A computed fold for a 348-nucleotide part of an RNA from an uncultured prokaryote, annotated as small-subunit ribosomal RNA, central domain.

[in-house]
Context: one part of a larger RNA
């Protein structure tokens, strides 16, 4: 490099948009770059092979052929591959009628719980643990009513239920917005696939200004266990967690499974549409998602098995013994922690 792989052994980029770029449905014409016949030139000698021959043999010398994988050119074919043109409608897309849906952000709003204030009722506890103690309480606590006041999160419905490219989305209402599904014709006529770099999104901690602060809760301080106990339990609690812009850019970003199309037994549940029957709540049927079993294949084994990791194709990314190591150096990004690219000596 080649070759083999990437779901648990190294190994799929967290994820999208998409630029070069790679690959691209059917039919006709033409062109003839690539293909592919056929002749011509070129492929120095020499050396390498192969046969043959002179030195007594052989190094070493000679002849002869073969090879010089190529390159250049002329005719000639037109199946694929390109190309230029002209259709075509199955892939794509658009219109139109409906459908579900925590998808997304912006403004409003609601009751439960909590904590605190305030005020009645009462009186010695109350909490919290394995057991206790710090802590709170006769300055009247826990408890129980009644009023306020805040902040956060939405029980139940709730469901291998739905929706999103992921990341994530769950009270209820409003306008505003994105994808998606089904139905039908009608349209446009390959407008598709992927996608190096590129841009954008991206929980959780963290960071920056400015706000907010009920609960929780690193850090930290008491109690306690303990040989010790820088903890596991308990009593405080301060960053954070909540909003607002801005940053950061990574996670066991998980299906440890890249995107795309086709094509390969069924059975069952369930989600959203659509169709048909007929006894109106149940059959048969179609798409499009989501679960369980499961043949065939296929796997190292487990297992996967129309949601493939089965078959076959296009494109990208990515792996190459274990540790130094995802580190050091350097570049590039960041306010900072850090991030990303990324090695060797050496050592089994």
């Nucleotide at each position: 490099c080649u070759g083999g792989g990437c779901g648990u052994a190294a190994a799929g980029c967290g994820c999208g948009c998409g630029u070069a770029g790679g690959c691209g449905g059917c039919g006709g014409a033409c062109c003839a770059a690539g293909u592919c016949g056929a002749g011509g030139g070129u492929g120095a000698a020499a050396g390498c092979c192969c046969g043959g021959g002179g030195c007594u043999c052989a190094a070493c010398c000679c002849c002869g052929g073969a090879a010089c994988g190529g390159c250049c050119u002329u005719c000639g074919a037109a199946a694929c591959u390109g190309g230029u043109u002209u259709g075509c409608u199955g892939g794509a897309g658009u219109c139109c009628g409906g459908g579900a849906g925590a998808g997304g952000a912006g403004a409003g709003u609601g009751g439960a719980a909590u904590u605190c204030c305030c005020a009645g009722u009462g009186u010695a506890g109350a909490g919290g643990u394995g057991a206790a103690a710090u802590u709170c309480g006769u300055a009247g606590a826990u408890a129980u009513u009644g009023g306020g006041a805040a902040g956060a999160a939405c029980a139940c419905c709730g469901g291998u239920g739905g929706c999103g490219a992921a990341g994530g989305c769950g009270g209820c209402c409003u306008a505003c917005u994105g994808g998606u599904c089904c139905g039908a014709u009608a349209c446009u006529g390959a407008c598709g696939c992927u996608g190096a770099g590129g841009c954008g999104c991206g929980a959780a901690a963290g960071c920056g200004u400015g706000g907010g602060g009920a609960g929780c809760a690193a850090a930290c301080a008491g109690g306690a266990u303990u040989a010790g106990a820088u903890a596991c339990c308990c009593u405080g609690g301060u960053a954070g967690u909540c909003c607002a812009c801005g940053c950061c850019g990574u996670a066991a970003a998980c299906g440890a499974u890249g995107a795309g199309u086709g094509c390969u037994a069924g059975u069952u549940g369930u989600u959203g549409g659509g169709g048909a029957g007929c006894u109106u709540g149940c059959u048969c049927u179609u798409c499009a998602g989501u679960g369980a079993c499961g043949c065939a294949g296929u796997u190292a084994a487990c297992g996967c098995a129309u949601u493939a990791g089965g078959c076959a194709c296009u494109c990208c990314g990515c792996c190459u013994g274990g540790g130094a190591a995802g580190u050091a150096c350097g570049g590039c990004c960041g306010c900072a922690a850090g991030g990303u690219u990324a090695a060797a000596a050496c050592u089994c």
Its Rfam family is "Bacterial small subunit ribosomal RNA". Rfam links the family to the GO terms ribosome and structural constituent of ribosome. Its mean pLDDT, the model's own confidence on a scale to 100, is 90.